About this RNA: Predicted 3D model of a 73-nucleotide RNA (transfer RNA) from Candidatus Woesebacteria bacterium RBG_19FT_COMBO_37_29. Its Rfam family is "tRNA". From the family's description: Transfer RNA (tRNA) molecules are approximately 80 nucleotides in length. NCBI's taxonomy places the organism under Bacteria, Bacteria candidate phyla, Candidatus Woeseibacteriota. The sequence is in RNAcentral, with records from ENA.

[in-house]
RNA sequence: GCCAGGGUAGCUCAGCUGGUAGAGCAAGGCUUUCGUAAAGCUUAGGUCGUGGGUUCGAAUCCCACCCCUGGCU
Numbered sequence: 001g002c003c004a005g006g007g008u009a010g011c012u013c014a015g016c017u018g019g020u021a022g023a024g025c026a027a028g029g030c031u032u033u034c035g036u037a038a039a040g041c042u043u044a045g046g047u048c049g050u051g052g053g054u055u056c057g058a059a060u061c062c063c064a065c066c067c068c069u070g071g072c073u
Stems, first nucleotide, its partner, number of pairs: 001072007010025004019056001027043005049065005
């Protein structure tokens, strides 16, 4: 330099035939217990890598760039 995959909650990842952003774990609170753990219930947490474009509407489609992983040279 070229090709492929990836970047979404604190972590691991779904969601990609465009139409209100989700799960598990972790965190806070409550119940339970003499107390802790476990269990149950519940709450909060996101400018969807960055900047543009298309569209009534973009995590999703298009363009450029940045970062990570693998391959080729």